Large-subunit ribosomal RNA, domain IV from an Isosphaeraceae bacterium, 329 nucleotides, folded computationally.
Its Rfam family is "Bacterial large subunit ribosomal RNA".
RNAcentral holds the full RNA, with entries from ENA.
Taxonomically the source falls in Isosphaeraceae (Bacteria, Pseudomonadati, Planctomycetia, Isosphaerales).
[in-house]
Context: one part of a larger RNA
RNA sequence: CCCUCGUGAAGGAACUCGGCAAAAUGGCCCCGUACCUUCGGUAGAAGGGGCGCUCUCCCCCGGGAGAGCCGCAGAGGAUCGGCUCCGGCGACUGUUUACCAAAAACACAGGACCCUGCCAACUCGCGAGAGGACGUAUAGGGUCUGACGCCUGCUCGGUGUCGGUAGGUUGAGGGAGGCGGUGACGCGAAAGCGGAAGCUGGCGACCGAAGCCCCGAUAAACGGCGGCCGUAACUAUGACGGUCCUAAGGUAGCGAAGUUCCUUGUCGGGUAAGUUCCGACCUGCAUGAAUGGCGUAACGACCGGAGCACUGUCUCCACGAGGGACCCG
Repeated sequence: CCCUCGUGAAGGAACUCGGCAAAAUGGCCCCGUACCUUCGGUAGAAGGGGCGCUCUCCCCCGGGAGAGCCGCAGAGGAUCGGCUCCGGCGACUGUUUACCAAAAACACAGGACCCUGCCAACUCGCGAGAGGACGUAUAGGGUCUGACGCCUGCUCGGUGUCGGUAGGUUGAGGGAGGCGGUGACGCGAAAGCGGAAGCUGGCGACCGAAGCCCCGAUAAACGGCGGCCGUAACUAUGACGGUCCUAAGGUAGCGAAGUUCCUUGUCGGGUAAGUUCCGACCUGCAUGAAUGGCGUAACGACCGGAGCACUGUCUCCACGAGGGACCCG
């Protein structure tokens, strides 16, 4: 010096990213327990008192009452909750990165949409076949949301999905009709020219589905949800007006938020002092409604803030024990 323990004057979180770690609390009986609440809870809330041994009596063996005795200490050891307040997220119990993440992530009951009439949809398999299911729409599959309460606005122009079929476009295929090659034969002195049928090469009007175009529906489908200028008898602000654009211009609610750049915004609270925290304001860089919005009792080895208790975390270290390191052999 290191590891694991023990004790500590005065102070008591001044330590630190953070009370991390440690300390404290701790059992049983009795008293007594607030806000809030889904009336279950919150609750072991919090906060108090008692506890050993001896004798006597009562009750009747679980215990109770009285009188006394001892110690600093009677749940005398081990085992054995620290508590409270405010907020964020997630309703909850659960699940997870086997070996750095346990969470506000996943799941979850509940909600909604879409598909599926049964040889179902869907999934696996080349297939036979199998699962679905020896089920049958109060069933099964897929997707999103995520208890509960109050709610869930506007937009179908784009994309997707569903429906529609008049018209436009269109494949293979069919194919009217041209064109080219060859060619018996004809013409020619020859070179060559013309050239039926057949064969053949390449075009090709027109007839050709679905799809696309087109017409509609649909947002708890993917998504989206404006700008500028002016205006009220101080000022400021702008209920109001004008104008441009859009498919429609963000409703309720919430809001410097796990979202706020400017920003340590401003005001209030808490502190002697508060970039954090809580309550407000709204100028929302860049909130917002099942990629759900806002609340919410209970719950949480979750995250942030405050307090009480308690302490070697610290001021500021000291001593002790065991085991190492180190020295000698």